The prediction has a mean pLDDT of 82. Predicted 3D model of a 584-nucleotide part of an RNA (large-subunit ribosomal RNA, domain V) from Capsicum baccatum. Its Rfam family is "Bacterial large subunit ribosomal RNA". Its family is annotated with ribosome and structural constituent of ribosome in the Gene Ontology. The RNAcentral record of the full RNA draws on SILVA.

Context: one part of a larger RNA
RNA sequence: CCUGCACCUGGACAGAAAGACCUUAUGAAGCUUUAAUGUUCCCUGGGAUUGGCUUUGGGCCUUUCCUGCGCAGCUUAGGUGGAAGGCGAAGAAGGCAUCCUUCCGGGGGGGCCGAGCCAUCAGUGAGAUACCACUCUGGAAGGGAUAGAAUUCUAACCUUGUGUCAGGACCUACGAGCCAAGGGACAGUCUCAGGUAGACAAAUUCUAUGAGGCGUUAGCCUCCCAAAAGGAAACAGAGGUGUGCAAAGGUUUCCUCAGGCCGGAUGGAGAUUGGCCCUCGAGUGCAAAGGCAGAAGGGAGCUUGACAGCAAGACCCAACCGUCGACCAGGGACGAAAGUUAGCCUUAGUGAUCCGACGGUGCCGAGUGGAAGGGCUGUCGCCCAACGAAUAAAAAUUACUCCAGGAAUAACAAGCUGAUCUUCCCCAAGAGCUCACAUCAACGGGAAGGUUUGGAACCUCGAUGUCGAAUCUUCACCACCUGGGGUUGUAGUAUGUUCCAAGGGUUGGGCAGUUCGCCUAUUAAAGCGGUACGUGAGCUGGGUUCAGACGUCGUGAGACAGUUCGGUCCAUAUCCGGUGUGGG
Numbered sequence: 001c002c003u004g005c006a007c008c009u010g011g012a013c014a015g016a017a018a019g020a021c022c023u024u025a026u027g028a029a030g031c032u033u034u035a036a037u038g039u040u041c042c043c044u045g046g047g048a049u050u051g052g053c054u055u056u057g058g059g060c061c062u063u064u065c066c067u068g069c070g071c072a073g074c075u076u077a078g079g080u081g082g083a084a085g086g087c088g089a090a091g092a093a094g095g096c097a098u099c100c101u102u103c104c105g106g107g108g109g110g111g112c113c114g115a116g117c118c119a120u121c122a123g124u125g126a127g128a129u130a131c132c133a134c135u136c137u138g139g140a141a142g143g144g145a146u147a148g149a150a151u152u153c154u155a156a157c158c159u160u161g162u163g164u165c166a167g168g169a170c171c172u173a174c175g176a177g178c179c180a181a182g183g184g185a186c187a188g189u190c191u192c193a194g195g196u197a198g199a200c201a202a203a204u205u206c207u208a209u210g211a212g213g214c215g216u217u218a219g220c221c222u223c224c225c226a227a228a229a230g231g232a233a234a235c236a237g238a239g240g241u242g243u244g245c246a247a248a249g250g251u252u253u254c255c256u257c258a259g260g261c262c263g264g265a266u267g268g269a270g271a272u273u274g275g276c277c278c279u280c281g282a283g284u285g286c287a288a289a290g291g292c293a294g295a296a297g298g299g300a301g302c303u304u305g306a307c308a309g310c311a312a313g314a315c316c317c318a319a320c321c322g323u324c325g326a327c328c329a330g331g332g333a334c335g336a337a338a339g340u341u342a343g344c345c346u347u348a349g350u351g352a353u354c355c356g357a358c359g360g361u362g363c364c365g366a367g368u369g370g371a372a373g374g375g376c377u378g379u380c381g382c383c384c385a386a387c388g389a390a391u392a393a394a395a396a397u398u399a400c401u402c403c404a405g406g407a408a409u410a411a412c413a414a415g416c417u418g419a420u421c422u423u424c425c426c427c428a429a430g431a432g433c434u435c436a437c438a439u440c441a442a443c444g445g446g447a448a449g450g451u452u453u454g455g456a457a458c459c460u461c462g463a464u465g466u467c468g469a470a471u472c473u474u475c476a477c478c479a480c481c482u483g484g485g486g487u488u489g490u491a492g493u494a495u496g497u498u499c500c501a502a503g504g505g506u507u508g509g510g511c512a513g514u515u516c517g518c519c520u521a522u523u524a525a526a527g528c529g530g531u532a533c534g535u536g537a538g539c540u541g542g543g544u545u546c547a548g549a550c551g552u553c554g555u556g557a558g559a560c561a562g563u564u565c566g567g568u569c570c571a572u573a574u575c576c577g578g579u580g581u582g583g584g
Base pairs, nucleotide, nucleotide: 001584002583003582004581005580006579007578008577010576011575012574015570022406023405024404027402028401029398030397032395037201038200039199042195043194044193045192046191047190048189049188051153052152054150055149056148058146060144061143062142063141064140065139066138068136078135079134080133081132082131085118086117087116094113095112096111098109099108100107101106157183158182159181160180161179163178164177208216215235219241220240221239222238223237242387243285244344245343249303250302251301252300253299254298255297257281259277260276261275262274263273283292284291286349288347289346290345307330309328313324314323315322332341333340334339355381356380357379358378359377360376361375363374364373413460416455417454419453421449422448423447424446425445426444430440431439467542468540472534474530475529477527480505481504482503483500484499485498486497487496507521508520509519510518511517548564549563550562551560552559553558
């Protein structure tokens, strides 16, 4: 070196299981509730099954009869019309007693006595009276059909019967029929509405995001980033907005602000006032930017162009949107006129479509004429703010969970970085009685390392097993002990500091799962680290990290770097590697 055998498991990111953690999906399922929408149970009411007699009281219709007073006027004039006569032994005026009513003047109804009375005319008044008809306000009596309430009845209907009966025998059979009793137009059932239980159903529970969650954000305007055209991102940096104004619009005309200095009673830094300087620093309804001084700023007069019809041509731009706009024509405002005027110094102050509403309309109109309805046109109704708006209408939880994917994306590990960390160096203010450098060292500066906490998210989610212990290595040196030097604020001993040095060594217990740490007894010393925070196909499984429970939080399902009990650790080694032992 080749080739065996017996072993060991460091590696083959070994095998096994399309990762259960995490995230994504306009995936699923379980469960919860004061999420949204429904269904059922249940409650209430109307109608049907559903009938009778009374009593009561409400409205309506009808018949008869009353009632009606401003002042003036013979008087108690409801309204309108007709009317010159009407009423009276079927009992007039008047009187007597009586009932109802009253505006206290009267009016009406019965009873007794008894023969005339009223109107027209005149007068008063807005209207003229007797009598007749219609009718209004309020009321009485009678009749009718009705809703309502209460009691009651029995015949529907319901319940009970160890009553009767037994049809072809039997029958205490949860029993046809019959009978009796008790309820009774209730109940029960059907139907239509209103209310109402996560009892149940089917679904929803947004996006961006240096993983996700929590926070924040989502439309529009201004600046910067933005690299002098335009455009341009980020959870880069600053701020605003969801309007306001009938004048803060139009026009004509006039004016100049803020600040400083000086002067002037109260009066001061600062009120009002005069002079000078200053030249835009003031002001502009509000953010910022760009503008604007005989103005776009501040006044005054007159007014409504904050007009109805268009629109050449441009800007911007994927589309939809958005922006500017001369001329023409109508009828105006202001101005002597030329002219200006289609809102505001400009850029924010906003919302598509559907649906609905309200005006207008020479349009359509299901045989025809209409209508209903629709079209066209003008306006209105959304914090549809997740602002290009999925629905008219929607929250949670899952450790009981499931599926499809993802190393497009987190937790472990490797690699990158090195803010943080550790070590060293430079400068040297100061401390060290004096003296920066025996020793310590501020404010600062420069390196190294890759043991901490991080950042980032590059291989791995069709799996790279996670803390600690025990076992077994190996390495570094920034040296704990042992060895050798320098220096000292080194007398000696014991120290301090520094240089060389990795050969060897670096303990046993108690608590705690602990690494760490505290304590204890020793020791020459009880070093700091790397090795996938070495090592689970080598061991363990105490802790983290399934299914139970407690405390707290939550209405709840449930949740908790809170606690607690318990909790399956597979494997016959193919290759490389290694140990031992053969053969050639």